Predicted 3D model of RNase P RNA and transfer RNA as a complex of 453 nucleotides.
Model confidence (mean pLDDT): 75 of 100.
It holds a member of the Rfam family "Bacterial RNase P class A". Rfam describes the family as follows. Ribonuclease P (RNase P) is a ubiquitous endoribonuclease, found in archaea, bacteria and eukarya as well as chloroplasts and mitochondria. The family is grouped with related families in Rfam's "RNaseP clan".

RNA sequence: UGGACCAGACUAAACGAUUGCGGAAUCCUUUGUGAUUUCGAGGAAAGUCCGAACACCGCAGGGCAGGACGCUCCAUAACGUGGAGUCACGGCGACGUGAAGGAAAGUGCAGCAGAGAGCAGACCGCCCGGAAAAUUUUUCGGGUAAGGGUGAAACGGUGCGGUAAGAGCGCACCAGUUUUCCAGGUGACUGGAAAAGCUUGGUAAACCCCGUCCGGUGCAAGACCAAAUAGGAAAGUGAUUGAGGGCUGCCCGCCCAAGCUUUCGGGUAGGUCGCAUGAGGUGUACGGCAACGUGCAUCCCAGAUGAAUAAUCGUUGCCCGGAUACCGGGUAACUGGUAACCGGGAACAGAAUUCGGCUUACGGGCUGAUCCAGCCG
RNA sequence: AGGCCAGUAGCUCUAACGGUAGAGCGUCGGACUCCAAAUCCGGGUGUUGGGGGUUCGAAUCCCUCCUGGCCUGCCA
Repeated sequence: UGGACCAGACUAAACGAUUGCGGAAUCCUUUGUGAUUUCGAGGAAAGUCCGAACACCGCAGGGCAGGACGCUCCAUAACGUGGAGUCACGGCGACGUGAAGGAAAGUGCAGCAGAGAGCAGACCGCCCGGAAAAUUUUUCGGGUAAGGGUGAAACGGUGCGGUAAGAGCGCACCAGUUUUCCAGGUGACUGGAAAAGCUUGGUAAACCCCGUCCGGUGCAAGACCAAAUAGGAAAGUGAUUGAGGGCUGCCCGCCCAAGCUUUCGGGUAGGUCGCAUGAGGUGUACGGCAACGUGCAUCCCAGAUGAAUAAUCGUUGCCCGGAUACCGGGUAACUGGUAACCGGGAACAGAAUUCGGCUUACGGGCUGAUCCAGCCG
Repeated sequence: AGGCCAGUAGCUCUAACGGUAGAGCGUCGGACUCCAAAUCCGGGUGUUGGGGGUUCGAAUCCCUCCUGGCCUGCCA
């Protein structure tokens, strides 16, 4: 200097003027188009993928079904989230990804190809013996699974010996499995040593097994007020031998209960609360590798309801490019700052109960750490 | 704002809780006919809404994005 990789915060902001909105407080009062002050969208407000707070349900009792997670430790109100690690895979590397328990509890699946796909297998081959013959062909019997072929995958790998030919058949070195011991670590696990039999596939985002956890519905939840009309018509069913209801589904138990269900038709569609003080923000000290926790101080930072938070102008600010002047740093390669001028630019995108996360969209620069390559000394 | 479904040939649909996608109508060609229709024979129908992952293999299983549709009060 170029490229790569990881983390954090910011985001057309500030000031002034004019005009236009919503909330809160105070004052006046002619109770209203009043005056003054102050506040007024995001890192994702998006998706509605998870978790909770809160509200309602007399069963939130028991059981079954169903669902989620799955290496270790820690954090958290909780989570399928986060932090730090271990292992596996990818990358020269900094780093990235992981849906990471169990295949020896059982069941299933692997099309086509292939002899054969779980405790299987002989197509081509190799060896031994026999028969025929047109003399290197055919056929019969036995042995074999090292070589070749098929396939995503073929029942350990390499080498030596051995054998009729071969085979862990035997040996050496590896890999894997089982068992025992030593050292380190809270642990997942890591490193080392020894013995054994020679080898006891793959797939669980297949069913399943094991371990842990889970009541449901959701602010359009729910609470209250007001108004109007027609409990009008028809059908079915039930009444203590219990219809119907008890908020994912089923069963049992328990409770309420004389009405309930369906169709046609009618009225109304208004207002108030919930509504923003929170597992809250900011600063700082301590503990901790970190996530995060504790203490102290300080602040109140939208609450609409056909849906406010805006528009115009001016100055400054932020970013990019151009060229001018000045001052530096360095041995060098190279590089920093100040001043004024000109031109241009700013993405994704708007709260609706609140909060902790995840995922997706996205321009512009800023700050910090690291890796690789080249150049210079 | 919240909850629940769907997307496949030009159109309407199907697929064994994984084995390489199938029907009907329409379309193209031929036969038949003066020309058509009807009828018969034969054939192409396709990035399964997009992307990623698991697996030897995905329309199907999992994650994510896009598009479309449905539902949400009260009285009596």